Molecule: c-di-GMP-I riboswitch aptamer
Organism: Nitrosomonas sp.
RNA sequence: UAGCGAAAAAGCCACCCUCGUUGCGAAACGAGUCCGGAAAGCCUGCGGGUCUCAGUUUUAUUGAGUCUGCUUUACUCAAUGCUGAAGAUAGCCGGGUUGCCUAA
Numbered sequence: 001u002a003g004c005g006a007a008a009a010a011g012c013c014a015c016c017c018u019c020g021u022u023g024c025g026a027a028a029c030g031a032g033u034c035c036g037g038a039a040a041g042c043c044u045g046c047g048g049g050u051c052u053c054a055g056u057u058u059u060a061u062u063g064a065g066u067c068u069g070c071u072u073u074a075c076u077c078a079a080u081g082c083u084g085a086a087g088a089u090a091g092c093c094g095g096g097u098u099g100c101c102u103a104a
Base pairs, nucleotide, nucleotide: 005101012037013036017032018031019030020029021028022027035091041097042096043095046094047093048092049089050088051087052086053084054083055082056081060080061079062078063077064076065075066074
């Protein structure tokens, strides 16, 4: 110096939740809190996942409602599915990058 990583030291961040603000929303920001974290620092203009929003067509499935003497058909709504060169999540994973300390 590099790697490893927590035996030690100095520190750092802040889950859930509560309050306030912003947003259609996911969520974000501030204060309190402190579950945890060796990068829980930064990058979504690196790749995926998840979530929100928008669209989609009856192309697909399911449910409900309306019409109809009944069934079929038709229409509407909702959910799932599909798409998005829209958004959110870096404390979802991988990746990139910067950094404190020094026992074995």